The part of an RNA shown here (large-subunit ribosomal RNA, domain IV) has 323 nucleotides and comes from a Pseudomonadota bacterium. The coordinates come from a structure-prediction model, not an experiment, and the mean pLDDT is 86. The RNAcentral record of the full RNA draws on ENA. The source organism's lineage runs through Bacteria, Pseudomonadati and Pseudomonadota.
Context: one part of a larger RNA
RNA sequence: CUCUUCGUCAAGGAACUAGGCAAAUUGCUGCCGUAACUUCGGGAUAAGGCAGUCCUACUUGUGAAAGUAGGAGGCACAAGAGAAGUCCCGGCGACUGUUUAACAAAAACACAGGUUCCUGCUAAAGUCGUAAGACGACGUAUAGGAGCUGACGCGUGCCCAAUGCUGGUAGUUCAAAGAAAGCCGUGUUGAGCGGCUGACCUAAGACCCAGUGAAUGGCGGCCCUAACUGUGACGGUCCUAAGGUAGCGAAAUUCCUAGGCGCUUAAUUGGCGUCCCGCACGAAACGCGUAACGACUGGGACACUGUCUCGACGAAGAGCCCG
Numbered sequence: 001c002u003c004u005u006c007g008u009c010a011a012g013g014a015a016c017u018a019g020g021c022a023a024a025u026u027g028c029u030g031c032c033g034u035a036a037c038u039u040c041g042g043g044a045u046a047a048g049g050c051a052g053u054c055c056u057a058c059u060u061g062u063g064a065a066a067g068u069a070g071g072a073g074g075c076a077c078a079a080g081a082g083a084a085g086u087c088c089c090g091g092c093g094a095c096u097g098u099u100u101a102a103c104a105a106a107a108a109c110a111c112a113g114g115u116u117c118c119u120g121c122u123a124a125a126g127u128c129g130u131a132a133g134a135c136g137a138c139g140u141a142u143a144g145g146a147g148c149u150g151a152c153g154c155g156u157g158c159c160c161a162a163u164g165c166u167g168g169u170a171g172u173u174c175a176a177a178g179a180a181a182g183c184c185g186u187g188u189u190g191a192g193c194g195g196c197u198g199a200c201c202u203a204a205g206a207c208c209c210a211g212u213g214a215a216u217g218g219c220g221g222c223c224c225u226a227a228c229u230g231u232g233a234c235g236g237u238c239c240u241a242a243g244g245u246a247g248c249g250a251a252a253u254u255c256c257u258a259g260g261c262g263c264u265u266a267a268u269u270g271g272c273g274u275c276c277c278g279c280a281c282g283a284a285a286c287g288c289g290u291a292a293c294g295a296c297u298g299g300g301a302c303a304c305u306g307u308c309u310c311g312a313c314g315a316a317g318a319g320c321c322c323g
Stems, first nucleotide, its partner, number of pairs: 001319009011309002015307001020304001028052005037042001039151001053072008073077001085302007092294002097109002113149007126135003152289004157219003162216002164212005171207003178200001181197006220238004247281001248278001259275006
């Protein structure tokens, strides 16, 4: 001198930075006090205050101890270790849990709850196995299996044309087998035998007819129109199986876009509220709310600080250089 770990700092206090990352603040016990909201349990240690040492006496108590009164010292009396910073507004996921052993802990998975389908049992459905056999289950539809959704609250619209599934069976099609009839070969042209064609008959399936969306999925275009303007409840037309309902909406979804307006700042591509011409939300790949919860994520405030203005000094250890 550099690095690592640590300590302190004038004035300022996030100006640092992608971001308060890191650090600092807070921290214990008793008492006082405690909001919105709420599923009435919570939220809550909310927030925010006050006190705390030692000595003497007394009171209560078996006692540890507590209380009351008086006094002592210090700037400071919870502290040896251990030991919350707090608040406000959003997003997502209800929650406790689970996960990429060694770059991801999450909004992903799971979850209780909801719903659909399958399964009626000597041998369920389903699964493993070539099989024997086993699981399911020494269970029996309040059971078992499979899928989707994911507490709770309010809801869950229209389309069965396509695809799938379920049901139906008159007709059409359709395999092998069977087979009327015909033909060919052989045969003293007879019987028989061999071969070829093959009407007809005919299973499932398919066609066909229905049903079915918490099945796979889908949920329009153009033109005109009200006595300022604008808009278009109204009307017309084309297409479709049907043309997106409720709710939400520049959103974890909005390209244009840094949308318009308001609030927040001195200043805001951010955040919150609102609007709605939704490029390209939308109802169990659920829609919209929601108290509580979260090492999740966005924004704001107070406190606090060497994050910074802007650096300084010190301690321990290491490296290097000099002696």